[in-house]
Context: one part of a larger RNA
Molecule: small-subunit ribosomal RNA, central domain
Organism: uncultured Bacteroidota bacterium
RNA sequence: UUGGGUUUAAAGGGUGCGUAAACGGGCGCUUAAGUCAGCGGUGAAAUCCCACGGCUCAACCGUGGAACUGCCAUUGAUACUGGGCGCCUUGAGUACCGUUGGGGUAGGCGGAAUUUAUGGUGUAGCGGUGAAAUGCAUAGAUACCAUAAGGAACCCCGAUAGCGUAGGCGGCUUACUGAGCGGUAACUGACGCUGAGGCACGAAAGCAUGGGUAGCGAACAGGAUUAGAUACCCUGGUAGUCCAUACCGUAAACGAUGAUCACUCGAUGUGCGCGAUAUACUGUGCGCGUCCAAGCGAAAGCGUUAAGUGAUCCACCUGGGGAGUACGCCCGCAAGGGUGAAACUC
Numbered sequence: 001u002u003g004g005g006u007u008u009a010a011a012g013g014g015u016g017c018g019u020a021a022a023c024g025g026g027c028g029c030u031u032a033a034g035u036c037a038g039c040g041g042u043g044a045a046a047u048c049c050c051a052c053g054g055c056u057c058a059a060c061c062g063u064g065g066a067a068c069u070g071c072c073a074u075u076g077a078u079a080c081u082g083g084g085c086g087c088c089u090u091g092a093g094u095a096c097c098g099u100u101g102g103g104g105u106a107g108g109c110g111g112a113a114u115u116u117a118u119g120g121u122g123u124a125g126c127g128g129u130g131a132a133a134u135g136c137a138u139a140g141a142u143a144c145c146a147u148a149a150g151g152a153a154c155c156c157c158g159a160u161a162g163c164g165u166a167g168g169c170g171g172c173u174u175a176c177u178g179a180g181c182g183g184u185a186a187c188u189g190a191c192g193c194u195g196a197g198g199c200a201c202g203a204a205a206g207c208a209u210g211g212g213u214a215g216c217g218a219a220c221a222g223g224a225u226u227a228g229a230u231a232c233c234c235u236g237g238u239a240g241u242c243c244a245u246a247c248c249g250u251a252a253a254c255g256a257u258g259a260u261c262a263c264u265c266g267a268u269g270u271g272c273g274c275g276a277u278a279u280a281c282u283g284u285g286c287g288c289g290u291c292c293a294a295g296c297g298a299a300a301g302c303g304u305u306a307a308g309u310g311a312u313c314c315a316c317c318u319g320g321g322g323a324g325u326a327c328g329c330c331c332g333c334a335a336g337g338g339u340g341a342a343a344c345u346c
Stems, first nucleotide, its partner, number of pairs: 004317003007300002012314001014201004021194001023192001025088007033081002035077004040072003049065006091191001092188003095184006103177007110154001115149007125136002162169002206247001208245004215241002220236004258313006266291009295302002319346003328339004
């Protein structure tokens, strides 16, 4: 490069916004750049191919033809693509009305429980385990009651339920705020889709500074277990977990399934609307699930939420190990992250 692939064999970027760029709805007019046709010039010779001929043949050589698939100019064609102009509304967006939800940010409030402190009642154990011991307790523990403090998390509802682009989001309430969906068909009139770079967001752990620290708890200490036990079990316990600000930028960041559009047999559950209706129910739109047909698939399975049938764009793969390592560069306070080989070996 050609071709083939990316749920599980190697392979979908963690997610979004968006630049360049690729691709792009319907109708009419125009242009003629791409495209197509005719014609002219050029495309050296040799070589290659074809025919004939010359060395006894051949290699080799000679003559002629074809070819040189290209480039330039010119005359036309106008279906498609492109450029220009005008129009359209179904794609996309806007407006208005309604509606949904643990969507987000900041503040306020609440009760249960754990722990601790103080006071009271009260006496010898408590705690823990497979069994124990370390530990706590006559300086009065455990248990029970009252009061107070403080931090963190929000029982039931709660659900193969909801929302969010992903990460993720759950007590109540207030303010601010993003989004989806339905209805009207009023407005704009292709404004679209994808998106290399880029920018933003991004669980947990970790890092910096300052707070906070109830419970839990890496490290650590002790007690057990064991042949040993740097573990599993137990008693303690520091970072951390929490808050603010600033970093980090990774996860089995998973549906291990990129985004958008169109088309394709049925059954069923459920969330939110709309129409008619007194309801049941039925119809319809947008979501979330389950089962199955055709088809696809190596199979498992997928199956209108495709892994089916097509279209556009991006990302990625090319035997195992070496290795997501080395070197270089970029980013980071650091930890490290991104990019990313080769020798060698099977």